RNA sequence: GCUGUGGUAGCUCAGUGGUAGAGCGCGUCAUUGGUAAUGACGAGGUCGGGAGUUCAAUCCUCCCUCACAGCA
Numbered sequence: 001g002c003u004g005u006g007g008u009a010g011c012u013c014a015g016u017g018g019u020a021g022a023g024c025g026c027g028u029c030a031u032u033g034g035u036a037a038u039g040a041c042g043a044g045g046u047c048g049g050g051a052g053u054u055c056a057a058u059c060c061u062c063c064c065u066c067a068c069a070g071c072a
Stems, first nucleotide, its partner, number of pairs: 001071007010024004018055001026042005048064005
């Protein structure tokens, strides 16, 4: 330098055009003599950045950036 894969909640990951979810973690409450476990509820996201297509973009296209892998 070229090619491919990936960047989504604190962490690990789903979601492939129509208002963004799970597990763990966190908070409150219930339960207990107390803790743990369990249950209920809740908070937490400019979906890496910018532009384009579209009535509508996490999703499609282009550029940039970061990580990983391969080729030279």